[in-house]
Context: one part of a larger RNA
RNA sequence: CACCGCCCGUCACGCCAAGAGAGUCGGGGGUACCUGAAGCGGCCCGCAAGGGCAACGAGGGUAAACUCGAUGAUAGGGGCGAAGUCGUAACAAGGCACCGGUAGCGGAAGCUGUCGGUGGAUCACCUCCUU
Numbered sequence: 001c002a003c004c005g006c007c008c009g010u011c012a013c014g015c016c017a018a019g020a021g022a023g024u025c026g027g028g029g030g031u032a033c034c035u036g037a038a039g040c041g042g043c044c045c046g047c048a049a050g051g052g053c054a055a056c057g058a059g060g061g062u063a064a065a066c067u068c069g070a071u072g073a074u075a076g077g078g079g080c081g082a083a084g085u086c087g088u089a090a091c092a093a094g095g096c097a098c099c100g101g102u103a104g105c106g107g108a109a110g111c112u113g114u115c116g117g118u119g120g121a122u123c124a125c126c127u128c129c130u131u
Base pairs, nucleotide, nucleotide: 003094005091008087009086011084013081014080015079016078020074023071024070025069026068027067028066031063032062033061034060035059039056042053043052044051045050097118098117099116100115101114102113103112104111105110
């Protein structure tokens, strides 16, 4: 390399990462409840030996949560990738000015309605400034 320009989205192909996900598996520290060895001390009985009771108590069990990780059918997007498909939305008034909010609709960019902005070109008029 300057409109034979730039550029948007769907679709197709390839690769990648992350989130969602019925669940499944595992780790962690607690909580509640059940059970509860040894044992110190306590209470009761006993002259004593000893016996009994309640609490504490390692451990074991049950439950619902919390938290971390692995895995997971599937579904939806995202990123990237010289020369794929469909159109042409935006950029010059981009050929319906564009943009934002909102609602409906549509293969896709989008379109339509409505409210708002000018970061709109053009033409005309008005006000001000300069010559």